[in-house]
RNA sequence: GUUUGAUUAUGGCUCAGGACGAACGCUGGCGGCGUGCUUAACACAUGCAAGUCGAACGAGGUGCCUCCUGACCUUCGGGUCGGGGGGUGUCCUAGUGGCGAACGGGUGAGUAGCACGUGAGCAACCUGCCCCGAUCUCUGGGAUAACACCGGGAAACCGGUGCUAAUACCGGAUGUCCUCGCCGUCUCACAUGGGAUGGUGUGGAAAGCCUUCGGGCGGUUCGGGAGGGUCUCGCGGCCUAUCAGCUAGUUGGUGGGGUAAUGGCCUACCAAGGCGUCGACGGGUAGCUGGUCUGAGAGGACGAUCAGCCACACUGGGACUGAGACACGGCCCAGACUCCUACGGGAGGCAGCAGUGGGGAAUCUUGCGCAAUGGGCGAAAGCCUGACGCAGCAACGCCGCGUGCGGGAUGAAGGCCUUCGGGUUGUAAACCGCUUUCAGCAGGGACGAAAAUGACGGUACCUGCAGAAGAAGCCCCGGCCAACUACGUGCCAGCAGCCGCGGUAACACGUAGGGGGCAAGCGUUGUCCGGAAUUAUUGGGCGUAAAGAGCUCGUAGGCGGUUUGGUAAGUCGGGUGUGAAAGCUCAGGGCUCAACCCUGAGACGCCAUCCGAUACUGCGCUGACUCGAGUCCGGUAGAGGAGCACGGAAUUUCUGGUGUAGCGGUGAAAUGCGCAGAUAUCAGAAGGAACACCGGUAGCGAAGGCGGUGCUCUGGGCCGGUACUGACGCUGAGGAGCGAAAGCGUGGGGAGCGAACAGGAUUAGAUACCCUGGUAGUCCACGCCGUAAACGUUGGGCACUAGGUGUGGGACCCAUCCAACGGGUUCCGUGCCGUAGCUAACGCAUUAAGUGCCCCGCCUGGGGAGUACGGCCGCAAGGCUAAAACUCAAAGGAAUUGACGGGGGCCCGCACAAGCGGCGGAGCAUGUUGCUUAAUUCGAGGCAACGCGAAGAACCUUACCUGGGUUUGACAUGUACCGAAAAGCCAUAGAGAUAUGGUGUCCUUCGGGGCGGUACACAGGUGGUGCAUGGCUGUCGUCAGCUCGUGUCGUGAGAUGUUGGGUUAAGUCCCGCAACGAGCGCAACCCUCGUUCCAUGUUGCCAGCGGGUUAUGCCGGGGACUCAUGGGAGACUGCCGGGGUCAACUCGGAGGAAGGUGGGGAUGACGUCAAGUCAUCAUGCCCCUUAUGUCCAGGGCUUCACGCAUGCUACAAUGGCCGGUACAAAGGGCUGCGAUACCGCAAGGUGGAGCGAAUCCCAAAAAGCCGGUCUCAGUUCGGAUCGGGGUCUGCAACUCGACCCCGUGAAGUCGGAGUCGCUAGUAAUCGGGAUCAGCAACGCCGGGGUGAAUACGUUCCCGGGCUUUGUACACACCGCCCGUCACAUCACGAAAGUUGGCAACACCCGAAGUCAGUGGCCCAAAACCUUUGGGGAGGGAGUUGUCGAAGGUGGGGUCAGCGAUUAAGGUGAAGUCGUAACAAGGUAACC
Repeated sequence: GUUUGAUUAUGGCUCAGGACGAACGCUGGCGGCGUGCUUAACACAUGCAAGUCGAACGAGGUGCCUCCUGACCUUCGGGUCGGGGGGUGUCCUAGUGGCGAACGGGUGAGUAGCACGUGAGCAACCUGCCCCGAUCUCUGGGAUAACACCGGGAAACCGGUGCUAAUACCGGAUGUCCUCGCCGUCUCACAUGGGAUGGUGUGGAAAGCCUUCGGGCGGUUCGGGAGGGUCUCGCGGCCUAUCAGCUAGUUGGUGGGGUAAUGGCCUACCAAGGCGUCGACGGGUAGCUGGUCUGAGAGGACGAUCAGCCACACUGGGACUGAGACACGGCCCAGACUCCUACGGGAGGCAGCAGUGGGGAAUCUUGCGCAAUGGGCGAAAGCCUGACGCAGCAACGCCGCGUGCGGGAUGAAGGCCUUCGGGUUGUAAACCGCUUUCAGCAGGGACGAAAAUGACGGUACCUGCAGAAGAAGCCCCGGCCAACUACGUGCCAGCAGCCGCGGUAACACGUAGGGGGCAAGCGUUGUCCGGAAUUAUUGGGCGUAAAGAGCUCGUAGGCGGUUUGGUAAGUCGGGUGUGAAAGCUCAGGGCUCAACCCUGAGACGCCAUCCGAUACUGCGCUGACUCGAGUCCGGUAGAGGAGCACGGAAUUUCUGGUGUAGCGGUGAAAUGCGCAGAUAUCAGAAGGAACACCGGUAGCGAAGGCGGUGCUCUGGGCCGGUACUGACGCUGAGGAGCGAAAGCGUGGGGAGCGAACAGGAUUAGAUACCCUGGUAGUCCACGCCGUAAACGUUGGGCACUAGGUGUGGGACCCAUCCAACGGGUUCCGUGCCGUAGCUAACGCAUUAAGUGCCCCGCCUGGGGAGUACGGCCGCAAGGCUAAAACUCAAAGGAAUUGACGGGGGCCCGCACAAGCGGCGGAGCAUGUUGCUUAAUUCGAGGCAACGCGAAGAACCUUACCUGGGUUUGACAUGUACCGAAAAGCCAUAGAGAUAUGGUGUCCUUCGGGGCGGUACACAGGUGGUGCAUGGCUGUCGUCAGCUCGUGUCGUGAGAUGUUGGGUUAAGUCCCGCAACGAGCGCAACCCUCGUUCCAUGUUGCCAGCGGGUUAUGCCGGGGACUCAUGGGAGACUGCCGGGGUCAACUCGGAGGAAGGUGGGGAUGACGUCAAGUCAUCAUGCCCCUUAUGUCCAGGGCUUCACGCAUGCUACAAUGGCCGGUACAAAGGGCUGCGAUACCGCAAGGUGGAGCGAAUCCCAAAAAGCCGGUCUCAGUUCGGAUCGGGGUCUGCAACUCGACCCCGUGAAGUCGGAGUCGCUAGUAAUCGGGAUCAGCAACGCCGGGGUGAAUACGUUCCCGGGCUUUGUACACACCGCCCGUCACAUCACGAAAGUUGGCAACACCCGAAGUCAGUGGCCCAAAACCUUUGGGGAGGGAGUUGUCGAAGGUGGGGUCAGCGAUUAAGGUGAAGUCGUAACAAGGUAACC
């Protein structure tokens, strides 16, 4: 950061930090210091990595010297080449001999172990070389390599015979002393004994070499030291219990053997032990440590380099030699592999340094040197040393340096953006000045070295020279997280650590510009720690989020009352030892600094040991106590448990009686029962099960659970007494017992009810809900099962911390004469309310979820899954224990605001009801869908599109189609240039636009304007996007709501206010109230109608006066009236009465023209619908630019099988027709309205009075009224359709106008389901204006005439308001969401089997070798005997036996791979079927 609309807490996921032996991508200047096969302990070519000593020894060779001798040459001096003898050497060499080779170097396979760490122990030990002390070094002997000869073999190598030396080997002597046996003495903190010492007996040594003759180096024995090593023990450090039992040399003893030494280390015998829940045995993993990384720390992870220890050396086994090995560069055997071979036989072991192949994401040179440090040998010189010192390669890491510095604004050019003004890149560059680190070139040139000796190395370093010269990249820019724009793309391509971006305006993709970060590096990936208090010791939790076991008893364990004494284990203080070095921290120092290195100090919590303290804890120590716990005595309540017996009511069945046609059942029905007599009713009988009323958030029990009554047996509780015991207690891992319902087994029983099942209904279906039946079961006995939402979703115990009020059980006190009742105190139980406190909140609150202590159980994201596998239990069903792969970024709790409910309450509205009239049926008109079409332009789509935009489509309009034209354009502005005309009129061509010709000739301040043409900027677009927008509008709805400030409450979202009680049309008002106020709405203010008054009085009016006419305000006059215009008054619940809270208000009344907002209008809160409109207009972006612009003609928008919507006219007598006759208001009128008159049947025509209109005209109002006629019929209703003839408008009525006349005379006889409007001057009905040339108007609009009916009422339908409740909804029920099936894919389980690994067991075989026996064959040399032939002792080969690796056989164990088929699961785009859950989810849900 991320669950939500928002909130809070829970909880997981993810990120920012640091680190690395790293790898990968892009990039790469220098230096220093480090580091560099983490994988195949895979296999290895080649070279090197352990030798040395001639002063231990013999021999050979060789150089030199010398003697003898042969040959040749000769300058006769001699020289050269040989042979032999002697001597000699800082010479070489194999061998004998000595020392070393057991160090150094590598690796981490094995190992969970005394392997390691740490601390002890050895009175059970060893120790070459070195050091110290003591002692001796006498006398003999026989061999054997080399060598020579012979022989075998391909080779490796071997055999025989003969000779020889030693510091090689052997005998004897001596014994400082040592060893062993025996007998004594002394001593010790350790007493199975140690040490010292005396006596006695036995056994036991030696080697020489060199020498300058001084000595040096050695040798022997003994004692001691130093350093090294073996062995033993305490403690410490991995995972797994789905490993719970393991063990026969096993545990101990005795004797013996073996070892340097203890020891079952080995052996014989004896005993039966030993280990283990404090985790044995088994499995997996792993070298351990100092340390390293991280962390505030506690911890966690790791164990490269360096250092200590261990283990290993091709794999397994074995010993030999030696001071030391069971031996990396030794030996033997077995095995695998490789190589040589003459096929007989041999050789080999890089986990040494380089290097090769292979594996792998990945890790270097077959370098130089022994100069330094260190090691081996040697007296030494010296030799050897891939240890080591250096160099090389690699940005692998850390550290340092550089890639320039200063000035420089017309803020250049270019790039990018832009609101076109500019901004930015940016002092950045250019340009000017300066410097030279590093690199380069040249010169000088170290330290490391104490005498000599330098691989590094002509290196570090110093000096000089030239020139800004040779030297910058990588990642990121939506939030976390620092840094933003443009273009491209259009859920594509792609990004992504998490949330998430991308569907045409992407700061999230790609590119560019700009910016941010780091920098010779930067990113990515992987791993570890951190953040993560997310395993919680420090430092978490468990009522509802994950989490209290169903309950009790009880073992181990843990914990434990008051007090005395002792002890000193824990605890505390001090001392000593140890805690290697390096590392770490601090201080100082050395490389120019740093990294790095050096010196010193600190630290290293531990462990061991000594001394001290004794508060607390401990102590199978001690003495006491009574309050915890228990016992006893006396009472007491109870559905506590078990058994036996009894009882009545009811249901059912049976029998009998009465009785007749139905009963039963449901929303309604049917199945079912019934004339063979049901139901109903009466009587009797049978049988089973359950116990009405009492009955109560009453009682009892540990929980499950327990309910008629009586009896028997029996458990526990409570109260009172305070006699007894004297901590006997609490909890409780394992363990044991109990444990609802269902289920299982055996045997009974079976009335009612009733899974399964059957039938009837319901339904789209109905394997359900409802109904009729009905089997298991329910009941009893015995035995299993062992689980439940076994819940207070709250483990047990103890203590403490306000109260109030019920109720069950007991005791006591007061009161009462006694009781009952009543009041009070106290103990135990069980409820409610509530303070502090706690809690995320809800809530809990002396019955805690508060405050503490003790013990147990359990949790650690959701799904997969309480599943698989394994184990245990069960007759089975199944239970207990209990994962992983994979997958998601959430899942979940509480509360909030909404919305919703086939939840509740209150209220309103022509919402229903009551009425009146319609629609839906017919014909026509209009709109629309659809179809058609070249086009039928576009938009509007439930209410809230559809007589809507359009208050008027023949052309125009017009946006569409076809065709013909045109391109600065039909229209605007600007600039430049040119022109002399332009418009108009006429003629011609053409469908016209247009073209051509003629005619024509504007204004002017003379600059020009206007006009036309050319060119460039630009115009233009009814093209797209109403989901980029403004504005306007619809709708909920003229509904009564929507909010704010401050305060208060709440952790918070939010609440309060705005809720409540009344009231209203109203959040209207009143009262109350942690609210007090305010705003937008409501109302009022505005217009209009209704009454009246005042003023004015023309074109309006005419009462009175006068004049005139057949008649008319016609005229003079008049202002009274009507009316008009303007301005007032009036109505406010003001008055009276009832009700109401002394309220608001309401009901009734009076007065009044009007009465409770008087009627109507205008007025539309916060918002909702991404509602409508880019085609009124405006507008961002995109698109078109000889066309998507523009002009013209014709066509289309008027189509027509149909569907729908809105209307008109009707179906007739409340009517039609004919004649007569009356009464409006509001509008309009000069391109106009057009009177009287005349003509026409009429539409209309002629004509023109009057009127720019209170004057004249449209204009007749119509229904109405009066009279006549028609008489119930498809009509004298109805008028569609069609034929004919006309009129009018207009350029023009063909597509496509209206009207008139004559004729024609269709459907239709009141309209199914359903549905609409209207509450009063309303419905219904009748007639007027705008647009407009005309008109498809029957539409719309508004003014008038005539003028009703009904409303009981709010149960229901619809919509709305307030409130409450539930919620898994918030895109908000048109919501959410479950399961099967189908398809794809992923991981996993089962599976006949099959393949392989590992460890062990039994048996067989049995190498090398040790040990033991034997040893007829061999040696018989090293003084025993002997007659010298030999014999004996001794040794060996050989052979036998024990043990014994590899191998073989066998049956098991365990782990893993594969496996036809199969089970369940996860995920997936809009698949299929239903609707289970969330609301009372439509049958409450769930276990």
Molecule: small-subunit ribosomal RNA
Organism: uncultured prokaryote